[in-house]
Background
The part of an RNA shown here (small-subunit ribosomal RNA, 3' major domain) has 477 nucleotides and comes from Benincasa hispida.
Context: one part of a larger RNA
Order: sequence, then structure tokens, then C1' cells
RNA sequence: UGACGGGGGCCUGCACAAGCGGUGGAGCAUGUGGUUUAAUUCGAUGCAAAGCGAAAAACCUUACCAGGGCUUGACAUGCCGUGAAUCCUCUUGAAAGAGAGGGGUGUUUUCGGGAACGCGGACACAGAUAGUCCAUGGCUGUCGUCAACUCGUGCCGUAAGGUGUUGGGUUAAGUCCCGCAACGAGCGCAACCCUUGUGUUUAGUUGCCAACCGUUGAGGUUGGAACCCUGAGCAGACUGCCGGUGAUAAGGCAGAGGAAGGUGAGGAUGACGUCAAGUCAUCAUGCCCCUUAUGCCCUGGGUGACACGCGUGCUACAAUGGCGGAGACAAAGGGUCGUGAUCCCGCAAGGGUGAGCUAACUCCAAAAACCCGUUCUCAGUUCGGAUUGUAGGCUGCAACUCGCCUGCAUGAAGUCGGAAUCGCUAGUAAUCGCCGAUCAGCCAUACGGCGGUGAAUUCGUUCUCGGGCUUUCUACA
Repeated sequence: UGACGGGGGCCUGCACAAGCGGUGGAGCAUGUGGUUUAAUUCGAUGCAAAGCGAAAAACCUUACCAGGGCUUGACAUGCCGUGAAUCCUCUUGAAAGAGAGGGGUGUUUUCGGGAACGCGGACACAGAUAGUCCAUGGCUGUCGUCAACUCGUGCCGUAAGGUGUUGGGUUAAGUCCCGCAACGAGCGCAACCCUUGUGUUUAGUUGCCAACCGUUGAGGUUGGAACCCUGAGCAGACUGCCGGUGAUAAGGCAGAGGAAGGUGAGGAUGACGUCAAGUCAUCAUGCCCCUUAUGCCCUGGGUGACACGCGUGCUACAAUGGCGGAGACAAAGGGUCGUGAUCCCGCAAGGGUGAGCUAACUCCAAAAACCCGUUCUCAGUUCGGAUUGUAGGCUGCAACUCGCCUGCAUGAAGUCGGAAUCGCUAGUAAUCGCCGAUCAGCCAUACGGCGGUGAAUUCGUUCUCGGGCUUUCUACA
């Protein structure tokens, strides 16, 4: 100087408390451990691994296994020979591949040849998702959006080092003020950026419709630029004003005005460093190893196994509900190898038809919780939907291992969950649906967004956990 203490002081955070809803019990989905296996590819392992890499494992993907093949190779550059490329048919084979036959000559040219492509050959080489993240770059997690981490000069100390950065206040903040052997500065904080909340100017098509015409089943027509909205510019919030408080300061409290008030709300933004943290399987890369194989092609299988343990979720156990009928209100997205209206067929999944739309025009599209009245009347039930049988549909070369969906039948556990444990402070929790990426299809209950309905509680800091500042002890460095 740090680190540590079941030492002290001050402060802070959904840390506790006060509340609301969960997990832990059930069934299923998914990830993981274990076990099994020819293989169940690899990585990630307290917080900070485990719906994680994977924003899609039937084949492919695919790295794994079994079998069948290749050896200058699936891919790159260079040399030689030959043929343009290419197309079709047949045999064999699980396919990869192997064999046979037929058709065919373009483009450029100084007429030698060249370009592109195919085949054959020899060698340099290619290739490796083989190893090492404890050799590395890059990227990332984490403490933590915590308020810290440092430097120059000066001063103090023999020196390590200190001071500044400590002290008195204050702040979300090393934020600001005052004081001070310090005076300044840097990286962080804040602000600048994006979205949202108010007004205004401007612009009106595909959006809008106050007045007029007209539907009285459609902004449909003429028209309008008011409103809504869209998107470009501007204004607006700064403790600016007032009161009392404070040290006359920084600030804090209350109030006014205001759409908004003290960082308005949300996001992006992550200092010096820590964990030899993670990644050689995104990529790059040193070294090491393989080179008729640890490389490459193909078929089939596996990554989907299943006495069990753990994590994350979905659906429930019902009446604040289930079922059937009727009615209403979003936002944000995506679409031409697409979205697919309408009409017809089917109980339905879906099939046929194919209008419009490269989209404020058209389509996905029905929002659902909600509201109205009907029925059920507390039951393992008209709760719950697992499991199983059967009949179909769709995608795709192909749905057995191993897809999704529909109809009929079947109708399991489960009556609110031990110890323990998690999330959340407002348009939040809870609850309700909608969309998207990936994608032929889909194991999506995941992930990322969007809106609808919409709470309770916070007296406070004694205690638990994490963190910051300061002081002190010490067996530590």
C1' cells in the first nucleotide's frame, strides 16, 4: 500500500421489511447430469452452465456410428496431353460410383493458337468441426450503469509511498459548494444520440371527413385541408419563478404556472481492472499431430435411447369458472419462388377456383380477455386434458425409427403443493391475445417485439445478501 475480520461509523440496492404472483407437489414440453448404446457428435458447469451456442436435427444440416467407395483429392494455384462446353439412352448398384452407345461444335484469331469448361497424368501442394483459449488475436460474460480508476507538476517522507481523491455539507453520481500543500488534467458520471409524452409551422395520397350530395347495407361521388393521422422542421423543462430552510453556498422542502417538474418515462451507451472466466466448433492464428487418412463422396442409422436426479417453462386442479349463442374495441409486423380475397366442396384439418396487392391502396386478419343473456350447481364433475385406438389432411424424393394438423372414441395424474426458493415499486406485477425472425414442413409451450385490461404495498433500515466511502486490528501478500 492492499487484502481480510462472526471490528466500528456513514450510505445504498426488490437486499430485507410491507404486499402481489410464482417455483418446489401433478401431467406434458424443453435443456442438462447419469445410465445405456455401434453412435447416442462437440462445447457451456455456483452467482456469471442447464428453452445456453441452436433465429428450426426426417434426408441435408452433421461434426458421431455401421457399411460401400476415392487418393493431387469435394475446394485453390501452377505444368503437360486431350476434348469445346453440354445433352440423351441403356446396363449394374442401396447410393456414391463404374461401364456401354448415340447426337453435337459454339466464341475469338495475325489461322500458329487463345478464353471458358470437361477428362486423363506427374509433382509441388490441397484438406482436417484433430489437440492446445494454461501460447494468442478478435469477440463476449461478470462484479456493475457500481462511482469509481489514474496522471503531470509541486510539496511531504531515507524509501516503499503519501498528498491531490481526505475533512464539513450535498447529490443518482469523485454531482456540486465550502475548506485545505496543493494546482491542474485524463478515462468514467452527466449532457450530446434514438423512441415516447404537448403545441406549432409545413405537406395532403393510398390516410382523414366538419359542411354539402348520396347511401340510409361502404368516404361511395363532387369537393375540402378543418379534425385524425403520417413525417420533416421548430418550440418546450432550465430548480427558470415565488415562499420558507441552509453557511450569504451547493442543495433540499412546499407551491404556482404547465402536456410534462426536478435525470419527465424507456432505450442505446459499460471507466481502470477482476475471474490463467468463456470461445482454436463463427473467424483469424503460433506450435503440435494426421496425409491410400484424424482428409473426401455416398446409403442407412444416431444426435429423439430411459430404472432415475436437477434446471427452465406450458397446462391445470375450477363458479372471479366451464360450455354453446350473439355483439364490440388494438398496436406493431410480414408478403411476388410471396400473401392469397371471393365463390364452391368438406363436420373439420383442408381441397378447387383464382380477384387484388411490389402494399397508409391488397392480403395474412379472427384480436382475445371484455359485455349480454342461456345452461351447468360443487362432483374427480359439462373441471382437467395426459395417454391410447381409429379414420383422414398437409409439407416434402421420403413422415417407420422421427413431423405438424383435423374428426370420432378413450378420459390418467391433479382438489393449490414439505423444507426451501424466485420475480416485481406503475401503465409496473398479474392477466389476455397479436406479430416476426429462423423456416418446404415442424416437434415454438422457446426467443424477440406489439398492444388490451390493469392492481396491492413500501411505516422504515434492527436483521439476511451484494456494493461504495472512511477508520481500526492482524497470524496474510
About this RNA: The RNAcentral record of the full RNA draws on SILVA.